[in-house]
RNA sequence: GGCCCCAUCGUCUAGCGGUUAGGACGCCGGCUUUUCAAGCCGGCAACCGGGGUUCGACUCCCCGUGGGGCUA
Numbered sequence: 001g002g003c004c005c006c007a008u009c010g011u012c013u014a015g016c017g018g019u020u021a022g023g024a025c026g027c028c029g030g031c032u033u034u035u036c037a038a039g040c041c042g043g044c045a046a047c048c049g050g051g052g053u054u055c056g057a058c059u060c061c062c063c064g065u066g067g068g069g070c071u072a
Stems, first nucleotide, its partner, number of pairs: 001071007010025004018055001027043005048064005
């Protein structure tokens, strides 16, 4: 250089055109307990950037950025 794959809450991840963007761990608050832990209840928090297609895009297309793989 060429080709392929990936990018979503702090972390790991679900999501195959119309979801309130869900779950686990973590964090915060409450209940419980003499205290801690465990348990239960509640809460905070995310779509890598820019264009395009579409009535509608996390999802499809293009370009870029970052990461990974194969090849020379």
Molecule: transfer RNA
Organism: Candidatus Wolfebacteria bacterium RIFCSPLOWO2_01_FULL_45_19